[in-house]
A computed fold for a 107-nucleotide RNA from a soil metagenome, annotated as SAM riboswitch aptamer (S box leader). The coordinates come from a structure-prediction model, not an experiment, and the mean pLDDT is 87.
RNA sequence: CUUAUCCAGAGUGGUGGAGGGAUCGGCCCUUCGAAGCCACAGCAACCGGUUCCUGAAGAGGGAACGCUGGUGCUAAUUCCCGCUCCCGGCAACGGGAGAAAGAUAAG
Numbered sequence: 001c002u003u004a005u006c007c008a009g010a011g012u013g014g015u016g017g018a019g020g021g022a023u024c025g026g027c028c029c030u031u032c033g034a035a036g037c038c039a040c041a042g043c044a045a046c047c048g049g050u051u052c053c054u055g056a057a058g059a060g061g062g063a064a065c066g067c068u069g070g071u072g073c074u075a076a077u078u079c080c081c082g083c084u085c086c087c088g089g090c091a092a093c094g095g096g097a098g099a100a101a102g103a104u105a106a107g
Stems, first nucleotide, its partner, number of pairs: 001107006011040005019029003025080002041074003046070002048067001049065006078101001083098006
């Protein structure tokens, strides 16, 4: 950079000792112990694997299985909002669609 996904799911202990939730604002979590690190456990099924179906095929497509494999993840929808458009409203604001940004995977 490209493509796909992001309203589901899953936590305990040790260590540590004040922050954390990417960013702005909001809101929230946290000394009844934050981040980080370690151990074990778990979730998911992107890649890999196995089996089956389709197929002329060892191409391509589909389904199932959690597999001693490679990642990822385990408060809150990606916590909500931010930019654009549409609908309602005098307004505050509410609802909807999309974008941007971010995260993860594969290339």
Its Rfam family is "SAM riboswitch aptamer (S box leader)". Gene Ontology term of the family: regulation of gene expression. The RNAcentral record of the sequence draws on MGnify.